RNA sequence: UAGGGAAUAGUAUAAUGGAAGUACGGGGGUUUUUGGAGCUCCAGAUGUGGGUUCGAUUCCCAUUUUUCUAU
Numbered sequence: 001u002a003g004g005g006a007a008u009a010g011u012a013u014a015a016u017g018g019a020a021g022u023a024c025g026g027g028g029g030u031u032u033u034u035g036g037a038g039c040u041c042c043a044g045a046u047g048u049g050g051g052u053u054c055g056a057u058u059c060c061c062a063u064u065u066u067u068c069u070a071u
Base pairs, nucleotide, nucleotide: 001070002069003068004067005066006065007064010024011023012022013021018054026042027041028040029039030038047063048062049061050060051059
């Protein structure tokens, strides 16, 4: 310099244009002599800016970060 991939909750990871999930972690309750485990409830996320669409995590463009390959 050129061409690809990736970006979703604190962490990891799903989601075929139609109500953004799961696990671990965090908080409350229950249980226990205490702790842990178990059960139950709650909070928490689509990198940023535009476009298409009745409707976008999803499609398009730009941009940022990161990664891979080639030179």
This is a predicted structure of a 71-nucleotide RNA (transfer RNA) from Takydromus intermedius. A source record names the gene trnQ. Taxonomically the source falls in Takydromus (Eukaryota, Metazoa, Sauropsida, Lacertibaenia). The prediction has a mean pLDDT of 80. It matches the Rfam family "tRNA". It is annotated as a transfer RNA. Rfam describes the family as follows. Transfer RNA (tRNA) molecules are approximately 80 nucleotides in length.